[in-house]
RNA sequence: GUAUAUCUUCAGGGCAGAGUGAAAAUCUCGACUGGCGGUAAAGUCCGCGAGCGUAAGCAGACCCGGUGUGACUCCGGGACCAACGGUAAAGUCCGGAAUGAAGAAGAUAUGA
Repeated sequence: GUAUAUCUUCAGGGCAGAGUGAAAAUCUCGACUGGCGGUAAAGUCCGCGAGCGUAAGCAGACCCGGUGUGACUCCGGGACCAACGGUAAAGUCCGGAAUGAAGAAGAUAUGA
C1' cells in the first nucleotide's frame, strides 16, 4: 500500500434594507444560500443522498462568448432552480430532524 470485519469522529447554507397590510423573514422591490462522489475546479453534466409513495416507482434548474490538448466545471456576460407539514401564499422562519444519510477521515483485528 491492498481486501474483509468491527469501531470512533465528522458530515447543509441562506431574506440586509424597504413597500403594502390588522397580520407577511411567506405577497411586492430588493438581498442572500448552494450536501456527497465522478470529470479541467459543477446548485443547473453523469451518479448518489435528503423528500414523496403500501409497492412498482416518482422527484428542480443553462445558455452565449473567451482561454485551453481537454471546461455545459475556469474567466466574462446574462439567466434559471430549490420536497413535505404549519403560518398572510416560505429555497432562507418553525416542525418531522438529527440522535438520520450520501459520503469523508481515522483506529483496531485478520488474510494474502